[in-house]
RNA sequence: GGACUCGUGGCUCAGCCUGGAUAGAGCAAGCGGCUUCGAACCGCUAGGUCGAGGGUUCAAAUCCCUUCGAGCCCUCCA
Repeated sequence: GGACUCGUGGCUCAGCCUGGAUAGAGCAAGCGGCUUCGAACCGCUAGGUCGAGGGUUCAAAUCCCUUCGAGCCCUCCA
């Protein structure tokens, strides 16, 4: 220098291919129930600029461009 993969709540991930209205799950957290107490279990609640910017579109996590970060491979120099 080049190719590819990944980036979405505190953590781990799905959704992206094939655009559709308020973005979901598990764990964790808070509250409540249950229990002598706790754990487990049950219920509820909060928590997201979907890495960033721009574009296309009636509509973008999703498509296109640029860019940042991480991983991996290749090439060049030494």
This is a predicted structure of a 78-nucleotide RNA (transfer RNA) from Nitrosopumilus sp. Its mean pLDDT, the model's own confidence on a scale to 100, is 80. Rfam family: tRNA. It is annotated as a transfer RNA.